Model confidence (mean pLDDT): 80 of 100. A computed fold for a 99-nucleotide RNA from Paenibacillus apis, annotated as Guanidine-I riboswitch aptamer.

[in-house]
RNA sequence: CAGUUUGUUCUCUAGGGUUCCGCGGCGCUUGCCGGUCCAUGGUCCGAGAGAGAACACGCAGCCAUGCUGCGGACACGGAGGGAUAAAAGCCCGGGAGGA
Numbered sequence: 001c002a003g004u005u006u007g008u009u010c011u012c013u014a015g016g017g018u019u020c021c022g023c024g025g026c027g028c029u030u031g032c033c034g035g036u037c038c039a040u041g042g043u044c045c046g047a048g049a050g051a052g053a054a055c056a057c058g059c060a061g062c063c064a065u066g067c068u069g070c071g072g073a074c075a076c077g078g079a080g081g082g083a084u085a086a087a088a089g090c091c092c093g094g095g096a097g098g099a
Base pairs, nucleotide, nucleotide: 007055008054009053010052011051012050015045016044020042021041022037023034024033025032026031057071058070059069060068061067062066074094076097080092081091082090
């Protein structure tokens, strides 16, 4: 300097906006406006660097088409763009860059 590998899904959280519900205002209509809207509003989105679980994988053993145990390190990070109704620790991205 370069390459390979560090799995997938689900649940939850940090966080996020405002399609729906709710709330507030105006109306009285099959409605309109408001997310600068509740010291956690409900639904919803949601982490590589957050948590847990299941499965898968690797190694070892065994009474063996399976069972049991162990293992999975480290991880600072823009700007800009993209999707969705819209936004975000979502995606581009273990990116650019840095150490």
The RNAcentral record of the sequence draws on Rfam. It matches the Rfam family "Guanidine-I riboswitch aptamer". From the family's description: This family represents a conserved RNA structure found upstream of the ykkC and yxkD genes in Bacillus subtilis and related genes in other bacteria. Gene Ontology term of the family: regulation of gene expression.